RNA sequence: AAUAGAGGAGCGGCCGAGCAUGAGUAUCCCCGCCGCACGGAAGGCGGUUUUCCGACGGGGAGAAAGGGCGUCGCCGCCGAAGCGCAGCGCGAUCACCGCAGACGCUGACGCUGGGCGCAGGGGUCAAUACCCCGGCGACUGUCACACCGACGUGGAGAACUAUU
Repeated sequence: AAUAGAGGAGCGGCCGAGCAUGAGUAUCCCCGCCGCACGGAAGGCGGUUUUCCGACGGGGAGAAAGGGCGUCGCCGCCGAAGCGCAGCGCGAUCACCGCAGACGCUGACGCUGGGCGCAGGGGUCAAUACCCCGGCGACUGUCACACCGACGUGGAGAACUAUU
């Protein structure tokens, strides 16, 4: 240098069926009461414009989208992958301007061996879901040192093991 491997509640992705959530929310109807453009509402936020009419209480009916997922199946794998930073793309409303999350691609630029639990913080549209971040805790794989009775300490994946 090349090839092949191992860590297990291992990593990531996708289709379909199904499921929960969304939500007793939005919306519609009836009644009561205040109001008639001072005001209120319409996008993740701000401004302009435009459109509409509403706020509160009670009763009745009552969604959807995006996002998510135990399970099954398939695919790519073991820096699997994730995060940060930088560059590029895209970027929401009746419409315009601005912000710019999320999303996609690239980068031997930086960090993290791995999963789990606990509490905390973050992710612009609900979330207890899901994802991410560091902290603490024990566990686990790998190598080095020490020990040889038992135990321990430290390092990082561009590593480790095997073969050529």